[in-house]
RNA sequence: GGCGGCUUAGCUCAGUUGGCUAGAGCGCCUGGUUCAUACCCAGUAGGUCGCAGGUUCGAAUCCCGCAGCCGCUA
Numbered sequence: 001g002g003c004g005g006c007u008u009a010g011c012u013c014a015g016u017u018g019g020c021u022a023g024a025g026c027g028c029c030u031g032g033u034u035c036a037u038a039c040c041c042a043g044u045a046g047g048u049c050g051c052a053g054g055u056u057c058g059a060a061u062c063c064c065g066c067a068g069c070c071g072c073u074a
Stems, first nucleotide, its partner, number of pairs: 001073007010026004019057001029043004050066002053063002
């Protein structure tokens, strides 16, 4: 240099034949329980879906460019 994969919550990931409000588990926080901690139960918060454009009535999802990480290859 060429090719491919990945990027969504603090972490691990789902959701990708475009459509109603973007989710789960774990974690954080609050409350309950306990003498207390843990476990357990209930609840809250937390996301410009890597960045920037395009297509569309509508984009996490399709297209283009860029960035980061991983792999294959010359």

Predicted 3D model of a 74-nucleotide RNA (transfer RNA) from a Clostridia bacterium. NCBI's taxonomy places the organism under Bacteria, Bacillati, Bacillota, Clostridia. The coordinates come from a structure-prediction model, not an experiment, and the mean pLDDT is 80. Rfam family: tRNA. By type it is a transfer RNA. Its family is annotated with triplet codon-amino acid adaptor activity in the Gene Ontology. From the family's description: Transfer RNA (tRNA) molecules are approximately 80 nucleotides in length. The sequence was found in a public genome assembly.